[in-house]
Context: one part of a larger RNA
């Protein structure tokens, strides 16, 4: 230059009370205004203690601060069942032997890794300043391995089923939610009026068991028999022969719904103790239904339909081989017993990530309510959040 520019989205304050040296900003109240497929909530990822209390204000905070994602101290993350591992297995690493290469290496068999995929057992209610499907309550279900009864051909790194899959359409049953009546409690003060057909709140409950329905598949048993499935096979596959069905029987499959779980829980509101008047902590406990409307959710990895023909391995179920065959295995049913490690706090369209910054930007999945609407568009609003640090 100059007390100029600037103080970071024009969502906005205002008024009272408390703290304190000091109050536009920090607490409480009240009212006002934003946001609302979001400015709300709950995860991945990435961050690594920023969480929660307590004292603090020198620097961080674009301005002060008594506040703070800041300084000190001290607290906090509980899991058979959630997510990974102890299973599996794609691209892709690695890679015994092996083949190639002056050398370092390089490719790849058997095989060992490697999720973003398969598989697979838990739900309500409650409680803390800070976690909870993780602790308590209640009601559950997996797995193993004992014991005890009854019944028995059991056994794999092997055969075979299943797992096992694309795009696009349509059209039905259901639901979660919604609205609206019914029930239930309190209220009915001020204005010109309102004990009424009025306001206000509430009307909650899983998993599991038990039933097997809307619907969807598919022909099903049962006897002989057999050059195939690198051996066997009572299994799969092929042939014959009877039965029953073929308008569908038998089987499989499957939302919802109903019972049960629940004489619980939760629940508006009421008493009673203490109280630093902010609160806290005990007991009690009212209704608790039914229409209507409806998903992008569920039955569906279905259905119908098209060419471009749309993962594997394990679990799982069956078969037999060695072998074992008073045994050991195995199924069923009953008691009581076992369940390791690892993550677990907060932030997560953001002041706690990526962007040098408490930076108008970027940043993957879920939910996502009313009232207008074709709508997850608009504008208003609920729950919630916040009024963007001069």
């Nucleotide at each position: 230059g100059a007390g100029u520019a600037a103080c970071g989205a024009u969502a906005a304050u205002g008024g009272g009370g408390g703290u304190g040296a000091a109050a536009a900003a920090c607490c409480c109240c009240c009212a006002c205004g934003c946001c609302g497929a979001a400015a709300a909530c709950c995860c991945a990822a990435g961050g690594u203690u920023u969480c929660c209390u307590g004292c603090g204000c020198a620097a961080u905070g674009c301005u002060a601060a008594u506040c703070a994602g800041c300084g000190c101290a001290g607290g906090g993350u509980u899991a058979g069942u959630c997510g990974g591992a102890a299973c599996c297995u794609a691209a892709g690493g690695c890679g015994a032997g092996g083949c190639c290469g002056a050398a370092a290496g390089g490719c790849g068999u058997a095989g060992u890794c490697g999720a973003u995929g398969g598989a697979c057992a838990a739900c309500a209610g409650g409680u803390u300043a800070a976690u909870a499907u993780u602790c308590c309550u209640g009601u559950a279900c997996c797995g193993c391995g004992u014991a005890u009864a009854a019944c028995u051909g059991c056994g794999a790194u092997g055969g075979g089923g299943a797992g096992a899959c694309g795009g696009a359409g349509a059209a039905g049953g259901c639901u979660a939610g919604a609205u609206c009546a019914g029930c239930a409690u309190a209220c009915u003060g001020u204005u010109g009026g309102a004990u009424a057909u009025g306001u206000a709140u509430g009307u909650u409950u899983a998993a599991g068991c038990a039933u097997g329905u809307a619907g969807g598949g598919c022909g099903a048993g049962u006897u002989c028999u057999u050059a195939g499935g690198u051996a066997a096979a009572u299994c799969c596959g092929g042939g014959a022969g009877c039965u029953c069905a073929u308008u569908a029987a038998a089987c499989c499959u499957g939302a919802g719904a109903u019972g049960u779980g629940a004489u619980g829980u939760c629940g508006a509101g009421g008493a009673c103790u203490c109280u630093a008047c902010g609160g806290a902590g005990u007991c009690c406990g009212g209704a608790g239904u039914g229409a209507u409307u409806g998903a992008u959710g569920c039955c569906a990895u279905g259905c119908u339909u098209c060419c471009a023909a749309g993962a594997a391995a394990a679990u799982c179920c069956u078969c037999u081989a060695a072998g074992c065959u008073u045994c050991a295995g195995g199924u069923u049913a009953u008691a009581g017993g076992c369940g390791u490690c690892c993550g677990u706090a907060c932030c997560c369209c953001a002041a706690a990530c990526c962007g040098a910054c408490a930076c108008a930007g970027g940043u993957g999945g879920g939910u996502g309510g009313g009232a207008u609407g074709a709508g997850a568009a608009u504008u208003c609003u609920a729950a919630g959040g916040c009024g963007c640090u001069u």
Molecule: large-subunit ribosomal RNA, domain III
Organism: seawater metagenome